Formats: sequence, structure tokens, C1' cells
RNA sequence: UUGCAUCUCACGGGGUGCCCCAUCCGGGGCUGAGAGGAGUUUCUCCAACCCGACGAACCUGAUCCGGGUCAUGCCGGCGGAGGGAUAGAGCCAUGCAGACAUU
Repeated sequence: UUGCAUCUCACGGGGUGCCCCAUCCGGGGCUGAGAGGAGUUUCUCCAACCCGACGAACCUGAUCCGGGUCAUGCCGGCGGAGGGAUAGAGCCAUGCAGACAUU
């Protein structure tokens, strides 16, 4: 000194399941980063969380297949399959990788 990453800002994308109790409100349990709240309610908004092409955040395949569970995308396969939102800005410091100069 350059690039990338961490970080910050703005923009955008996404999912919110299963089981038990309960007259309703609601309460408890499982996995997970996240299973939340409100409303003009089958959709919209807000919050948290995650993800944005190095894209498994998330969707399709899927009322899928194998395993496991009280049950569930709970685990694995599917998946070197298909789709999918910055092909934005900033940057003190830190890390990684270079370039130049000096000793």
C1' cells in the first nucleotide's frame, strides 16, 4: 500500500413446524439461528433470527425414500438436481493473501 474476510449502514429475500393439557385466553414439552406479536385474517404489517451469486437462507421434487420418535424436514438421502434476493456503499481496528521500499 492493494485485495478479501470480520465489522457498520442502506436495500432486498426467507421460514415460523410437531406433541400434550385446556371452555376461551393461554400453559408446558421437542428440534433449531429462528417455531414471536398485532391486525382490516387465509393475507398483511412489525419484531427477532438467518441469508444475498463463494447463494443448503429458503422453495420445488414431496402426500418422496431409509432410520428414529409420543409426534414432526427430528436425522440422513435426494443434492456435483432445479430454482432463488446487493452483478451496493463504507471501513478505525483485526485476520489472511500479495505488491513495493528499506535494513